RNAcentral holds the full RNA, with entries from SILVA. This is a predicted structure of a 338-nucleotide part of an RNA (small-subunit ribosomal RNA, central domain) from Triticum aestivum. NCBI's taxonomy places the organism under Eukaryota, Viridiplantae, Petrosaviidae, Pooideae, Triticum. Its mean pLDDT, the model's own confidence on a scale to 100, is 84.

Context: one part of a larger RNA
RNA sequence: UUGGGCGUAAAGCGUCUGUAGGUGGCUUUUCAAGUCCGCCGUCAAAUCCCAGGGCUCAACCCUGGACAGGCGGUGGAAACUACCAAGCUGGAGUACGGUAGGGGCAGAGGGAAUUUCCGGUGGAGCGGUGAAAUGCAUUGAGAUCGGAAAGAACACCAACGGCGAAAGCACUCUGCUGGGCCGACACUGACACUGAGAGACGAAAGCUAGGGGAGCAAACCCCAGUAGUCCUAGCCGUAAACGAUGGAUACUAGGUGCUGUGCGACUCGACCCGUGCAGUGCUGUAGCUAACGCGUUAAGUAUCCCGCCUGGGGAGUACGUUCGCAAGAAUGAAACUC
Numbered sequence: 001u002u003g004g005g006c007g008u009a010a011a012g013c014g015u016c017u018g019u020a021g022g023u024g025g026c027u028u029u030u031c032a033a034g035u036c037c038g039c040c041g042u043c044a045a046a047u048c049c050c051a052g053g054g055c056u057c058a059a060c061c062c063u064g065g066a067c068a069g070g071c072g073g074u075g076g077a078a079a080c081u082a083c084c085a086a087g088c089u090g091g092a093g094u095a096c097g098g099u100a101g102g103g104g105c106a107g108a109g110g111g112a113a114u115u116u117c118c119g120g121u122g123g124a125g126c127g128g129u130g131a132a133a134u135g136c137a138u139u140g141a142g143a144u145c146g147g148a149a150a151g152a153a154c155a156c157c158a159a160c161g162g163c164g165a166a167a168g169c170a171c172u173c174u175g176c177u178g179g180g181c182c183g184a185c186a187c188u189g190a191c192a193c194u195g196a197g198a199g200a201c202g203a204a205a206g207c208u209a210g211g212g213g214a215g216c217a218a219a220c221c222c223c224a225g226u227a228g229u230c231c232u233a234g235c236c237g238u239a240a241a242c243g244a245u246g247g248a249u250a251c252u253a254g255g256u257g258c259u260g261u262g263c264g265a266c267u268c269g270a271c272c273c274g275u276g277c278a279g280u281g282c283u284g285u286a287g288c289u290a291a292c293g294c295g296u297u298a299a300g301u302a303u304c305c306c307g308c309c310u311g312g313g314g315a316g317u318a319c320g321u322u323c324g325c326a327a328g329a330a331u332g333a334a335a336c337u338c
Base pairs, nucleotide, nucleotide: 004309005308006307007292008291012306014201015200016199017198021194022193023192025088026087027086028085033081034080035077036076037075038074039073040072041071042070043069049065050064051063052062053061054060091191092188093187094186096183097182098181099180103177104176105175106174107173108172109171110154114150115149116148117147118146119145120144121143125136126135162169163168206235207234208233209232210231211230215229216228246305247304248303249302250301251300254283255282256281257280258279259278260277261276262275263274264273287294288293311338312337313336320331321330322329323328
């Protein structure tokens, strides 16, 4: 609870697609449902309010009137919303020309390191700790050289940089494939925004089955080392899933970097200089904020739609339901207490 909020005090779903619904650009027309105006009917009386009056006053009672509205009918208005019809191009989309990228999936190749095995040299320790010990080693360890195998991860470049809806994505090459941005302005002509339910994706850990197992490795340190970490096929569906900041649109001082791509001027050309769009940072005006801070990438000024909050504990618990092989997840109280 007709109110106020959601960066940090309680509160933005982890992210996206999209159904119903809500909301919706510019111009002209129709209609009159919403809207506005007039009139009529009705909304019993009593009550409430106002003005008079009667009980000696008052409570009480009587008479008259009105406000505020509701419903129905009727006659008008036509700005706005809705409807009808016809258009427009600025929103949105398609086609065209370029372009950047660790975006995704699959295949192939590579080097450094580590461990193990084999062989050579060599001969007493190595390893580990705060200090030690367990451990390894004369059946030759550690060290060093050569060869072989395996699995996992890809130093430098590397950035305050790039891409992706988010989770996330980085050795190199190839194939397939998604999205973005810029330019020109050809086409469609509001096709848009949001989105309850619903669906899809979703780190790590974990589960099932089958492979593979070098290194690392589950409560302080050490020596070994199991599950796991890796791959394939399913499941799980959670995170400080964070910018602790939902999405869209418009407006509101600047300065200074970086990334992508145009234009102008200059030039042999590139650079430098000026300027546009898209993104990503820092600083900062107005404004906002409890302060910290935010500040054209807003937490400013407005509109639309969704989600969520309502003192702490009990408690993200109990019960019920749905999902899951399980672990558990989702939904989600109350008594009591301060």

Description
Its Rfam family is "Bacterial small subunit ribosomal RNA".